[in-house]
RNA sequence: CCCUAUCCGUUGGGGUGCUCCAUAAGGGGCUGAGAGGCGAAAGCAAACCCAUCGAACCUGAUCCGGUCAAUGCCGGCGGAGGGAACGGAGCACAUUGAACG
Numbered sequence: 001c002c003c004u005a006u007c008c009g010u011u012g013g014g015g016u017g018c019u020c021c022a023u024a025a026g027g028g029g030c031u032g033a034g035a036g037g038c039g040a041a042a043g044c045a046a047a048c049c050c051a052u053c054g055a056a057c058c059u060g061a062u063c064c065g066g067u068c069a070a071u072g073c074c075g076g077c078g079g080a081g082g083g084a085a086c087g088g089a090g091c092a093c094a095u096u097g098a099a100c101g
Stems, first nucleotide, its partner, number of pairs: 006089005011051004017030005037044002057082003063076004
């Protein structure tokens, strides 16, 4: 100087990409917390992550640079614009009182 928890409940929000093999049922590889399932569709719903103290996620973006077998794989863009909340427990600190030393 900066930060100041963490946990629980309910409710809500969100993504599911790239790639190889394949006998087309499925199996493997990369990144990641998560790359899964049902349904004709609408939608449902598992795990995981995130919920205004909000970088979960979306937009810009068929963007720019790098890397890779390839990809939002990494960096930039960028604390840019959006983005889903309430309740409880509780750490630390401060004050007061009591007991003991």
TPP riboswitch aptamer (THI element) from Litoreibacter sp., 101 nucleotides, folded computationally. The organism belongs to Litoreibacter, within Bacteria. It was read from a public genome assembly, where an Rfam model found it. The coordinates come from a structure-prediction model, not an experiment, and the mean pLDDT is 77.